[in-house]
Context: one part of a larger RNA
RNA sequence: CGUACAAAGGCUUGAGAGGAGCUGUCCCUAGUACGAGAGGACCGGGACGGACUGACCUCUGGUCUACCAGCUGUCACGCCAGUGGCACCGCUGGGUAGCUAAGUCGGGACGGGAUAAACGCUGAAAGCAUCUAAGCGUGAAGCCUCCCUCAAGAUCAGGCCUAGACCUCCUGGGAGAACACCAGGUUGAUAGGCUGCAGGUGUAAGUCCGGCAACGGAUUGAGCCGAGCAGUACUAAUGGUC
Numbered sequence: 001c002g003u004a005c006a007a008a009g010g011c012u013u014g015a016g017a018g019g020a021g022c023u024g025u026c027c028c029u030a031g032u033a034c035g036a037g038a039g040g041a042c043c044g045g046g047a048c049g050g051a052c053u054g055a056c057c058u059c060u061g062g063u064c065u066a067c068c069a070g071c072u073g074u075c076a077c078g079c080c081a082g083u084g085g086c087a088c089c090g091c092u093g094g095g096u097a098g099c100u101a102a103g104u105c106g107g108g109a110c111g112g113g114a115u116a117a118a119c120g121c122u123g124a125a126a127g128c129a130u131c132u133a134a135g136c137g138u139g140a141a142g143c144c145u146c147c148c149u150c151a152a153g154a155u156c157a158g159g160c161c162u163a164g165a166c167c168u169c170c171u172g173g174g175a176g177a178a179c180a181c182c183a184g185g186u187u188g189a190u191a192g193g194c195u196g197c198a199g200g201u202g203u204a205a206g207u208c209c210g211g212c213a214a215c216g217g218a219u220u221g222a223g224c225c226g227a228g229c230a231g232u233a234c235u236a237a238u239g240g241u242c
Stems, first nucleotide, its partner, number of pairs: 001153001008162005016150004022050007034039001052107005060101004067094005072087006111145003118138004164242001167240002169185005190236003193232005199225003206219005
């Protein structure tokens, strides 16, 4: 810019394009067919794997730069106690969400169509024979479909439903380099706060009791607590344009 000589929202058809396409071992059939024996099937059915690949985080783990605890040196808060700063995140032990693989679940299937080599039917030329010359079958991990994804600039630009809309701005995000996309903007749970819960640390401080003390015990599964799940307008979502 077109579709479209009117701007929006939602759902679709599928021309076309891309992806996928792998394979092993064991068991049954059956120690059967075959074979003197040794050995040992086709066909058909089943189980378990490898590699590759998609999605996900319940489980097993990893990470989790400040969520919790412990510890060292030093400085500071006048001192004790209790804290804070710095020392690779100071070191160590754990660890939610998220992100992850080594973890979990799934995938290659089944089927249809036309064929290759090959195997056939009927059958002349050529009274026979012949799968071929006319005609008709069977037949591959391959081809076209079937499965997954994209897809109407498919300019032959398709179809259906609905409808005041747009931009900026703002609150944010399972979205993200910017943009875009998505959820919201008081007729509101979008983010923060607060409350509850989950979850993580692992029994805070203070006080009391025991011990000369180090320390132990009680209050106490305490205190603290990033991202998780809910509830709640307390804070912030002001405004502007057609």
Large-subunit ribosomal RNA, domain VI from a Candidatus Moraniibacteriota bacterium, 242 nucleotides, folded computationally. The full RNA is in RNAcentral, with records from ENA. Its mean pLDDT, the model's own confidence on a scale to 100, is 86.